[in-house]
């Protein structure tokens, strides 16, 4: 120098003016009342502090808050390889096993398929106590051919035999056979050597599998050591199922308080048609039929829940880590039509995804560029 890997951080800067919303706090004002004061409420002033790593998806989990609930059990959903961490998880560390990658790394729903029942499309003989399409062997009919034997007085030509025997092939049968070809995501343990008509765990090494013991590990599991040839147990459980182990139910529009008008209810007291109430200046006239207090429930509205928390920064101690303990030390949005912006200057590397709504732990997903630790691999130099 170049290509990575993992783990953390930042998310334009800095200055001016004029807005929003929040707290404090004092000043004006208005109102109420128990009136040198208290409190609301508005106005302008001053101070302080105003989105994020995902505030998102709303996929877990837990706080909290209402309703249900003696206890157990079942259904029904969830989880899934040990082991720890936490309030809890399906998350998080560590570790074991599988894959991948030169590597540092990444990746994995990772319990059972010898309890059952299901499904494997297409292709192939055959898709689960199977099966023989091509091939391979061995009988064996039928035929060609070599040889062989006759006959042809002998020797050739040639001709007969070929069920008296050999050897090759060919078309068929009949049995063996699963080594090899071919199908297929998958073919009934894998190489190898014997062995055998051919062959085949038939034997027999090594690997695998199963049983059992045995060593180390908390475990998962890994080692080794006997032992069975291994048609006992092919695959698929994000099929159903089986087994462990959680698991009530709705959400902050949750839920508490406070309470106008107007309607209705209750309960007491008064009034009872020459009354009383609406229209109206008054009359006539038309309409209508109770009044008044108190109390309760509850609507618009308001209060509160609401942000001091499993909170943040450093630090010191335990652990390999996740994480935990101690003690310092800071308070950091809380809005409800819902604020966090506008222009303008300057600078720079020229600026993503994106917007709080009741808190918090994860996950995922989105996301310009840049900075920092430790790690892999390449190539150069000494």
């Nucleotide at each position: 120098g170049g290509a990575g890997u993992u783990g953390g951080c930042c998310a334009g800067g800095c200055g001016a003016u004029c807005g929003c919303g929040g707290u404090a706090u004092g000043u004006c004002g208005u109102g109420u009342c128990u009136u040198u004061g208290a409190c609301a409420c508005g106005a302008g002033g001053u101070a302080c502090g105003g989105a994020g790593g995902a505030a998102a998806g709303u996929c877990c989990g837990g706080g909290c808050u209402c309703c249900a609930u003696a206890g157990g059990g079942c259904a029904g959903g969830g989880u899934g390889c040990c082991a720890g961490g936490u309030a809890a998880c399906g998350c998080c560390u560590g570790g074991g096993g599988g894959g991948u990658g030169u590597g540092a790394g990444c990746c994995c729903a990772c319990g059972g398929a010898a309890a059952g029942u299901g499904c494997a499309a297409c292709a192939g003989a055959a898709a689960g106590g199977a099966u023989a399409c091509c091939g391979c062997u061995u009988u064996u009919u039928u035929u060609a051919c070599a040889g062989g034997g006759c006959c042809g007085c002998u020797c050739a030509a040639g001709g007969c035999u070929g069920u008296u025997u050999u050897g090759u092939g060919a078309c068929g049968a009949a049995a063996g056979u699963a080594a090899g070809g071919g199908u297929g995501a998958a073919a009934a343990g894998g190489u190898g050597c014997g062995g055998u008509a051919a062959g085949a765990g038939c034997g027999c090494a090594c690997c695998g599998c199963g049983c059992g013991g045995c060593u180390g590990g908390u475990a998962a599991c890994a080692g080794g050591c006997g032992u069975g040839g291994c048609g006992a147990u092919g695959g698929u459980a994000a099929a159903c199922c089986c087994c462990a182990c959680c698991u009530g139910g709705a959400g902050c529009a949750a839920g508490a308080c406070c309470a106008a008008a107007u309607a209705g209810g209750a309960a007491u007291c008064c009034g009872u048609u020459u009354g009383c109430u609406g229209c109206g200046g008054c009359c006539c006239g038309c309409a209508g039929u109770g009044g008044a207090u108190u109390c309760g429930g509850g609507u618009a509205g308001g209060u509160c829940g609401c942000u001091a928390g499993a909170g943040g920064c450093g630090a010191g101690c335990g652990g390999u880590g996740a994480c935990g303990c101690u003690g310092g030390u800071c308070c950091c949005a809380g809005a409800u039509g819902a604020a966090u912006g506008a222009u303008c200057g300057u600078u720079c590397u020229c600026g993503a995804c994106a917007g709080a709504a009741c808190c918090c732990g994860g996950c995922u997903u989105a996301u310009c560029g840049g900075c920092c630790a430790a790690c892999u691999c390449c190539u150069c130099u000494a």
The RNA shown here (Bacterial RNase P class A) has 382 nucleotides and comes from Congregibacter sp. The model forms 94% of the base pairs in the Rfam consensus. A source record names the gene rnpB.